[in-house]
């Protein structure tokens, strides 16, 4: 440079165009224990950026971005 594939909590990983964007791990409170650990409860916290299509887009299209693959 062509192409193709990818980007969602701190991390890992769901989500028919109509989800309170759900788990799990981790974090923080609390309960449990003489204390730690374990165990339960409860909270925490995310859709790369930008436009377009739709009544409505994490999802579709388009153009950058970072990442990976492959042709040269």
């Nucleotide at each position: 440079g062509g192409c193709c594939c990818u980007a969602u909590c701190g991390u890992c990983u769901a989500a028919u165009g109509g989800u309170u964007a759900g788990g799990a791990c981790g974090g923080c409170a609390g309960a449990u224990u003489c204390u730690c650990a374990u165990u339960c409860u409860g909270c925490u916290a995310a859709u790369c950026g930008g436009a377009g299509u739709u009544c409505g887009a994490u999802u579709c299209u388009c153009c950058g971005u970072g990442g990976g693959g492959u042709c040269a």
Notes
A computed fold for a 72-nucleotide RNA from a Candidatus Shapirobacteria bacterium, annotated as transfer RNA. The RNAcentral record of the sequence draws on ENA. It matches the Rfam family "tRNA". The coordinates come from a structure-prediction model, not an experiment, and the mean pLDDT is 81.